Predicted 3D model of RNase P RNA and transfer RNA as a complex of 419 nucleotides. It holds a member of the Rfam family "Bacterial RNase P class A". Rfam classes the family as a ribozyme. From the family's description: Ribonuclease P (RNase P) is a ubiquitous endoribonuclease, found in archaea, bacteria and eukarya as well as chloroplasts and mitochondria. Gene Ontology terms of the family: dimeric ribonuclease P complex, tRNA processing and ribonuclease P activity. Model confidence (mean pLDDT): 77 of 100.

RNA sequence: UGAGUCGCCCGGAUCACCGCGUUGUUGAAAGACACCGAGGAAAGUCCGGACUUCACAGAGCAAGGUGGUGGGUAACGCCCACCUGGAGCAAUCCACGGGAUAGUGCAACAGAAAGCAAACCGCCAAUAGAAAUAUUGGUAAGGGUGAAACGGCGGUGUAAGAGACCACCAUUGCGUGUAGCAAUAUACGUAGCUAUGUAAACCCCACCUGAAGCAAGACCAAGAAGAUAGUGCGUUGCUCGCGCAAGCUAUCGGGUAGGUCGCUUGAAUCUGUAAGUAAUUACAGAUCUAGAUGGAUGGUGAUCCGUUCGCAAGAACGACAGGAUCCGGCUUAUAGGGCGACUCUUC
RNA sequence: GCCCCCGUAGCUCAGGGGAUAGAGCACUGCCCUCCGGAGGCAGGUGCACAGGUUCGAUUCCUGUCGGGGGCA
Repeated sequence: UGAGUCGCCCGGAUCACCGCGUUGUUGAAAGACACCGAGGAAAGUCCGGACUUCACAGAGCAAGGUGGUGGGUAACGCCCACCUGGAGCAAUCCACGGGAUAGUGCAACAGAAAGCAAACCGCCAAUAGAAAUAUUGGUAAGGGUGAAACGGCGGUGUAAGAGACCACCAUUGCGUGUAGCAAUAUACGUAGCUAUGUAAACCCCACCUGAAGCAAGACCAAGAAGAUAGUGCGUUGCUCGCGCAAGCUAUCGGGUAGGUCGCUUGAAUCUGUAAGUAAUUACAGAUCUAGAUGGAUGGUGAUCCGUUCGCAAGAACGACAGGAUCCGGCUUAUAGGGCGACUCUUC
Repeated sequence: GCCCCCGUAGCUCAGGGGAUAGAGCACUGCCCUCCGGAGGCAGGUGCACAGGUUCGAUUCCUGUCGGGGGCA
């Protein structure tokens, strides 16, 4: 200099006027004043919790989820570190990454044959034949098919061949040693010559899961008309068990569709120190930072900032998007800009 | 707000790993008829989108997008 990888941050600022919502103060009331007033994703609702209700006592089966190892966490399918495999020259990235000798299923078409031994061409032998060739048998080296064809190369051997045998290499299981908490790596010995792929197919193994969700749920006020059917009911699919019971459930009809709480101080935020490779944790100090209910957070003007257009004066534009019980994650959307670390290449 | 379900031809639906993806109605052309309808023959039209697993995906897994329903 060019190309690239990873991580983090900002994502308009200030002032004035008018307007909106909560809370507080004041006021008899109307109102006035003061404070605060969207995000990194508030989104998707995909995971995990807090909280609430159901007696979820408990047991078994079923169903669902997770899936290398160790650690972090309130918990997780999240995060960190490492191992193994793969992509890349590298920085770095990707992996639902347990088990295919527990069993079952599937592998279309093509091909002789798709998992257990099978033979289309070929090679070899025997028989028949003058020959071409035919029949029978052997063979798994070579060809052909396919996504995938049962170790590789060389030699011995043979009628031709073949782990049939041998050396080396690869691979799998077992045992022992060494390193490591472990996954695993490595060395030696030994056995088999070596049963393909698929578990995001059933399944097996290990671990985890009671269900529903703030329209949960609690209280106040107002109003109302019951009828029919079923019988046990219990926000787990089934069984046992347990609890409750003259109520309960379903459908139709009638009434009301008002208010209060839940509701925001929390696994909170910021700063510092310490422990740890890191995720994270501990301690100390400081701070209070939306709570609507037809649902507030908007508009106008000025100055500056950034981008584009323009000779200039100046003009236009400002990404994605907006709370609704609250947190921790993941995923998805995001104009433009900034910072840091690293790799390769040229000089 | 919270929780479920579904996307296959113009419409209503089948197909749940192996290809040419089917059925009915609709549409187009031809035959029949004086014309139209009915009937007969032939044909076109597609798996919401993206990534992954697999030799192979409409089908299995994940994420988006769209539509529908329930709960006070």